[in-house]
Context: one part of a larger RNA
RNA sequence: UGACGGGGGCCCGCACAAGCAGCGGAGCAUGUUGUUUAAUUCGAAGCAACGCGAAGAACCUUACCAUGUCUUGACAUCGAUCUAAACCUCUAGAGAUAGAGAGUGCCUUCGGGCAAGAGAAGACAGGUGGUGCAUGGUUGUCGUCAGCUCGUGUCGUGAGAUGUUGGGUUAAGUCCCGCAACGAGCGCAACCCUUAUGGUCAGUUACUAACACGUAAUGGUGAGGACUCUGACAAGACUGCCGGGGACAACUCGGAGGAAGGUGGGGACGACGUCAAAUCAUCAUGCCCCUUAUGUUCUGGGCUACACACGUGCUACAAUGGUCGGUACAAAGAGCAGCGAGACCGCGAGGUGGAGCAAAUCUCAAAAGCCGAUCCCAGUUCGGAUUGCAGGCUGCAACCCGCCUGCAUGAAGUCGGAGUUGCUAGUAAUCGUGGAUCAGAAUGCCACGGUGAAUGCGUUCCCGGGUCUUGU
Numbered sequence: 001u002g003a004c005g006g007g008g009g010c011c012c013g014c015a016c017a018a019g020c021a022g023c024g025g026a027g028c029a030u031g032u033u034g035u036u037u038a039a040u041u042c043g044a045a046g047c048a049a050c051g052c053g054a055a056g057a058a059c060c061u062u063a064c065c066a067u068g069u070c071u072u073g074a075c076a077u078c079g080a081u082c083u084a085a086a087c088c089u090c091u092a093g094a095g096a097u098a099g100a101g102a103g104u105g106c107c108u109u110c111g112g113g114c115a116a117g118a119g120a121a122g123a124c125a126g127g128u129g130g131u132g133c134a135u136g137g138u139u140g141u142c143g144u145c146a147g148c149u150c151g152u153g154u155c156g157u158g159a160g161a162u163g164u165u166g167g168g169u170u171a172a173g174u175c176c177c178g179c180a181a182c183g184a185g186c187g188c189a190a191c192c193c194u195u196a197u198g199g200u201c202a203g204u205u206a207c208u209a210a211c212a213c214g215u216a217a218u219g220g221u222g223a224g225g226a227c228u229c230u231g232a233c234a235a236g237a238c239u240g241c242c243g244g245g246g247a248c249a250a251c252u253c254g255g256a257g258g259a260a261g262g263u264g265g266g267g268a269c270g271a272c273g274u275c276a277a278a279u280c281a282u283c284a285u286g287c288c289c290c291u292u293a294u295g296u297u298c299u300g301g302g303c304u305a306c307a308c309a310c311g312u313g314c315u316a317c318a319a320u321g322g323u324c325g326g327u328a329c330a331a332a333g334a335g336c337a338g339c340g341a342g343a344c345c346g347c348g349a350g351g352u353g354g355a356g357c358a359a360a361u362c363u364c365a366a367a368a369g370c371c372g373a374u375c376c377c378a379g380u381u382c383g384g385a386u387u388g389c390a391g392g393c394u395g396c397a398a399c400c401c402g403c404c405u406g407c408a409u410g411a412a413g414u415c416g417g418a419g420u421u422g423c424u425a426g427u428a429a430u431c432g433u434g435g436a437u438c439a440g441a442a443u444g445c446c447a448c449g450g451u452g453a454a455u456g457c458g459u460u461c462c463c464g465g466g467u468c469u470u471g472u
Stems, first nucleotide, its partner, number of pairs: 003472003007469007015459002019423005026315007034306002042053002064301003068297001070295001073124001077123002081118003088101005105114003126290002129288003135284002137279003140275001142273001147186006153162003166177003192267004197235001199233005207224002211222003238261001241255005317416001321375007333364003338357002343352003382413001387408007429451007
C1' cells in the first nucleotide's frame, strides 16, 4: 500500500422482510453425471457448466465406430504430355468406384491461344491432431458497481501520502461547502434508438366526418385531407414556477400547471482491473505431432443406449374448472424453389385446385374473454402418460430414429420433506400470436400484443457490494 476479521461507523441492492407465483413430489420434454457400448465425437464445471456451443444429429451435418476405397490426394498454386469437360444410357458393386456407349466448346493471323478435364515425377496440399498454462481476436464475471488514475506542487530518508479525506447531498468521485493543494484523463450523466403528448408538412396500398353513387353486405366507387394511422420535421421537462426545510449552498419535501415531474418508462452503451476464467472445435496463429495416414472418400451404425443421480422446462392434480354451441377484440412479423384465399373432398391430419400477392393492397391469422347449455366433487365428462390399430405429411429413404390425425387404451398424479427460485407495475401471474434455424422435425430461444394483481412496517438478521476507520 493492499487483502482479510464470527472489529466498528455510514450507505446501497427483490439481499432480507411484506406479498404473489413457482421449483423440490407425479408424468413427459430437454441438458448433464455415471454406467454401458465397436462408437455412444468434442468442448462447457460453484456463483459465472448442465433447453450451454447446437438459430433445429433419419442420410448429409459428423468431428465417433465397423467395413470397403484413394495416396500430389476431396481443396490451392506450378507442371512435361494428352483431351473439351459435363449432362445422359447400360453393366458390375452396399456405395465409393470401375468398364462400355452416345455426345458436344470459345477466339484465331491456322502457328496457336483461352477456359475446362485427365495426368508422370515432384515442390506441396490436408489434419475438428496436441498445447487457451505460448498467443491474437472474441466472450463471461465482479458490475451499470462508482470507482480507477495522471501532471505539477507539497509532505515523508523511503515505500508512499496528499489530491480522491472531512461537513452535507445524490442513482452516481452527482453537486455544494471546506481543506496544501491546483488542475486533468478514463468511467457517471448527457449526446443515440424506442415509447408516452399535441403541432406543422405530406397523403397511398392506410383512413371515412360531410356530399354523391351503388350493394344481400363491405370505404365498394366518385370524392375528401377532417378523424385514425403512417413518417419526416420542429416543440415539450429545465427543479423552470410557488411554498416549507437547509448554511443565503448543493439539495430535499409538498404544491400548481402539464400528456408526462424530478434520470418519465425501456434499450444500446460495461472504466482501471480480477479469475494463468472460457474458447487452438467459428476464425487466425507460434511450437510440437501425423504424411499409403491422426489426411481423403463411401455404405451402414452411433451422437437418440439406461439400474440410477442432478439441473432447466412443459402438462397436470381440477368447478376462479372440464366439455359443447354461439359470438368479439390485438400487436409484431414472414412470404416467389414462397405465403397460399374462396370453393370442393375428407370425422380429422390433410388433399384437389390455384384467385390474389415481391405485399400499409394479397395470404399466413388469435386465445383467454363474453352469452348459453352440461358435468356435481368422483381418481371423475379431472389428468393425459403408455400401448394397439388405421391413416396423413416431408423427404432417395421415417426399422434403428421424425412430426401430425382418428378410433381404442386411460398410468402416475388429490398441491408436493428438508430446502430453494423469480418478481416492486402495465411488473408478477395468466392467454394466445409471430420469427430465426429449417425439406421435415420446439415444451427451447428471440420477439409481440390481450387480460392484469398483491405487498413494501422497516434495515436487527442472511447474501453481495461501496466508503471511512481499527487490528494483523
Source information: The part of an RNA shown here (small-subunit ribosomal RNA, 3' major domain) has 472 nucleotides and comes from an uncultured bacterium. Its Rfam family is "Bacterial small subunit ribosomal RNA". Gene Ontology terms of the family: structural constituent of ribosome and ribosome. The full RNA is in RNAcentral, with records from ENA and SILVA.